A computed fold for a 477-nucleotide part of an RNA from Ziziphus jujuba, annotated as small-subunit ribosomal RNA, 3' major domain. Lineage of the source: Eukaryota > Viridiplantae > rosids > Rosales > Ziziphus.
[in-house]
Context: one part of a larger RNA
RNA sequence: UGAUGGGGGGCCUGCACAAGCGGUGGAGCAUGUGGUUUAAUUCAAUGCAAAGUGAAGAACCUUACCAAUUCUUGACAUGCCACGAAUCCUCUUGAAAGAGAGGGGUGCCUUCGGGAACGCGGACACGGGUGGUGCAUAGCUGUCGUCAGCUUCUUCCAUAAGGUGUUAGGUUAAAUCUUGUAAUGAGCGUAACCCUCUUGUUUAGUUGUCACCGUUGAGUUUGGAACCCUGAGCAGACUUCUAGUGAUAAGCUGGAGGAAGGUGAGGAUGAUGUCAGGUCAUCAUGCCCUUUAUGCCUUGGGUAACACAAGUGUUACAAUGGCCGAGACAAAGGGUCGCGAUCCCGCGAGGGUGAGCUAACUCCAAAAACCGAUAUUCAAUUCAAAUUGUAGGUUGCAACUCGCCUACAUGAAGCCAAAAUCGGUAGUAAUCGCCGGUCAGCCAUAUGGGAGUGAAUUCAUUCCCGAGCCUUGUACA
Numbered sequence: 001u002g003a004u005g006g007g008g009g010g011c012c013u014g015c016a017c018a019a020g021c022g023g024u025g026g027a028g029c030a031u032g033u034g035g036u037u038u039a040a041u042u043c044a045a046u047g048c049a050a051a052g053u054g055a056a057g058a059a060c061c062u063u064a065c066c067a068a069u070u071c072u073u074g075a076c077a078u079g080c081c082a083c084g085a086a087u088c089c090u091c092u093u094g095a096a097a098g099a100g101a102g103g104g105g106u107g108c109c110u111u112c113g114g115g116a117a118c119g120c121g122g123a124c125a126c127g128g129g130u131g132g133u134g135c136a137u138a139g140c141u142g143u144c145g146u147c148a149g150c151u152u153c154u155u156c157c158a159u160a161a162g163g164u165g166u167u168a169g170g171u172u173a174a175a176u177c178u179u180g181u182a183a184u185g186a187g188c189g190u191a192a193c194c195c196u197c198u199u200g201u202u203u204a205g206u207u208g209u210c211a212c213c214g215u216u217g218a219g220u221u222u223g224g225a226a227c228c229c230u231g232a233g234c235a236g237a238c239u240u241c242u243a244g245u246g247a248u249a250a251g252c253u254g255g256a257g258g259a260a261g262g263u264g265a266g267g268a269u270g271a272u273g274u275c276a277g278g279u280c281a282u283c284a285u286g287c288c289c290u291u292u293a294u295g296c297c298u299u300g301g302g303u304a305a306c307a308c309a310a311g312u313g314u315u316a317c318a319a320u321g322g323c324c325g326a327g328a329c330a331a332a333g334g335g336u337c338g339c340g341a342u343c344c345c346g347c348g349a350g351g352g353u354g355a356g357c358u359a360a361c362u363c364c365a366a367a368a369a370c371c372g373a374u375a376u377u378c379a380a381u382u383c384a385a386a387u388u389g390u391a392g393g394u395u396g397c398a399a400c401u402c403g404c405c406u407a408c409a410u411g412a413a414g415c416c417a418a419a420a421u422c423g424g425u426a427g428u429a430a431u432c433g434c435c436g437g438u439c440a441g442c443c444a445u446a447u448g449g450g451a452g453u454g455a456a457u458u459c460a461u462u463c464c465c466g467a468g469c470c471u472u473g474u475a476c477a
Base pairs, nucleotide, nucleotide: 001477002476007472008471009470010469011468013466014465016461021423022422023421024420027315028314029313030312031311033309034308035306036305043054044053065301066300067299068298071295074126078125079124080122081121083119084118088103089102090101091100092099093098108115109114127291128290129289131288132287133286137284139279140278141277142275144273149188150187151186152185154183156163157162168179169178170177194267195266196265197264199235200234201233202232203231204230205229209224238261241255242254243253244252245251327370333364334363335362338357339356343352344351345350383414388409389408390407391406392405393404394403430453431452434449435448436447
């Protein structure tokens, strides 16, 4: 000096505790994992930082696994030789891949030698591998942590390793700023620059809008550009002003004005490094292994098994509720191999018809919690919906293993949950419905968005946990 561990001391911070709200842990189901089973239940991920993760979607395909049937220059790439143009049609066999046979057909360029594209056959170089090693690697990425740290030039100090700067007083979300100082500067981080939201203004006015003027069933049409809205540009917040406090500093506390006030809210942005963290199965790649197989084709099965265990969710246990009927108010998305209005049929899922829309025009589209009215009266019920039976619909060659949806019937467990444990400090929690991606369909209750209604409590640091700085002692290098 460093690191790690332990102990102590000081300072500081964080939904760390506390306060309050809602969950998990008990029940059913969904989903991933372990275990067990299996011909196979492909592989990876395993405290926080694996486990609704890779997978933004396993019936076939996907698919890597298993069984069986095939192939061996190969499904794919380049080079050589020989033959045939190629595409196409039919038959036999087979689960398919494939194997066998027949028919038809002669194109394009040409210096008439041949060539291009494609197919088939042959010999080798090769080709292939989701085979191994993430402890050989690149790249990407998690984590400490959006924590405030990390480093360097020159100087000075020390025999040297090294120190100083970076420590100290105050302050901050911040190594943020300030004062002091053998230190003076600088860089990577912090902050700002970027995006979204919140206010105003200028400009533009279609497909959006309608105060006034007429008009209509209807902003439908004619005028209109005020408003709303949308797009682009600009302004605006900087402790600017002010009182107190502080060291006449940095700042802090209160106030003013203001749409917004002290980082305005949210996002993107992640320093030096740590964990030989994760990934050779995205891709790339060294080495090793394999080459009639660890490669390739196909059919079927499996990844969906089920005594059990622990995760993540969802639906509930009801009256702040359930059921029935009526009425109102969003934002953000997606659509031509598509979204599909209207009308008709069906209890319904859906079917028939096919207007409009390449979209501020049209469609998905109905927002739901909410409000009012009605019946029920605390019960395993008009709660809850699992499970099972029957009958249907739809996507798709195909729905048995193994899809989703509908109707009728059936009506398990469950009456608020032990020890323990999680989330979030405001438009947050809680609650309510909506949309997208993937996608033929969908096991989505997932995930990513966008809106509606809308709380309680803390503003303190005694303790638990994590992080940072300073300091002390001990062993180690």
Its mean pLDDT, the model's own confidence on a scale to 100, is 81.